[in-house]
SAM riboswitch aptamer (S box leader) from a Bacteroidota bacterium, 105 nucleotides, folded computationally. The prediction has a mean pLDDT of 84.
Formats: sequence, C1' cells, structure tokens
RNA sequence: UGCUUAUCCAGAAAGACGGAGGGACAGGGCCCUGCGAUGUCUUAGCAACCUUUUGAACAAGGUGCUAAUUCCCUUCCUGAUGUAACAAUCAGGAAUAGAUAAGCG
Repeated sequence: UGCUUAUCCAGAAAGACGGAGGGACAGGGCCCUGCGAUGUCUUAGCAACCUUUUGAACAAGGUGCUAAUUCCCUUCCUGAUGUAACAAUCAGGAAUAGAUAAGCG
C1' cells in the first nucleotide's frame, strides 16, 4: 500500500505535557475550543474482532475505542406531503468514501 469478509443509532474519563486551532479529505451546515481543545504520554474504563483456557467468558493475551449516529448533508432509487409540471420537505434503502478487526498478497 492493495484485495476479501464482518461491523459501524449501544458503551466507556481523569491526570501530566503542550499552547492553537480542531471535528479524515472537498463544499455546505452544525458543533468543540485559552474554564486549554486537537495531539502525545500515564492511569482508569468500555467493548468483545482475534488467540488461549473453559461447560460457557465476565479470565489472560493481541488490537480497538472512551463529544455529538462514521456529528449531519452531498450520488442513485423508493414512498409520503406538495406542485399545472418542477422544485422543496420528510421517511426508508442502496452505492461511494472512511474507521476498526480478521485473513491474504
């Protein structure tokens, strides 16, 4: 870095460092942030994808995660409302992209 499969409306925060933007990318919206965010480390916790033990994991280990649904929308389809027809709004589904795990190259 690529491919395959599965999952993504649940859950789970304190301290230290640091000092400005951040929430993956683009646009829009909406949020978080000097009452110190994002990030790094430590500890704690959540969860149960993989391995081991087991009658069975709430055990041990490898990951992961701990604001907001992957924060929401974007493309396509269906339905409802609506319109002269569109538009628009709402609901649902699919696709794309992304994240994580396991396997393969």
Background: Rfam family: SAM riboswitch aptamer (S box leader). From the family's description: The SAM riboswitch is found upstream of a number of genes which code for proteins involved in methionine or cysteine biosynthesis in Gram-positive bacteria.